[in-house]
Overview: Model confidence (mean pLDDT): 83 of 100. The RNA shown here (SAM riboswitch aptamer (S box leader)) has 110 nucleotides and comes from Belliella buryatensis. It was read from a public genome assembly, where an Rfam model found it.
RNA sequence: GAUUUAUAAAGAAGAGGCGAGAGACAGGCUCUAAGACCCUCUGGCAACCUGGAAAAUCCAAGGUGCCAAUUCCUGCCGAUAGAGAAUAUCCUCUUUCGGAAAUAUAAAUU
Repeated sequence: GAUUUAUAAAGAAGAGGCGAGAGACAGGCUCUAAGACCCUCUGGCAACCUGGAAAAUCCAAGGUGCCAAUUCCUGCCGAUAGAGAAUAUCCUCUUUCGGAAAUAUAAAUU
């Protein structure tokens, strides 16, 4: 890197360093010189693995992961309700719901 399966409405930040963009991509929206993002240290959370408790469930925190916003929202398809335009269908925009895709993480295989 690839494949499979599972999960993604819960949870969890301080200090130091650096100095301009960051939130995967596009649009929106948001964060950011009152210093974001990133790196280091310390602390924390508990999703999967692991260990323990008879068990639903809970505890621990060893491995991975994570600690702004639902994966920040939307993106493709179907349904739904409303608005524009309009004879109606179609079309455009928006709301809500379901599914898919994409992304991330874990576990296993390769």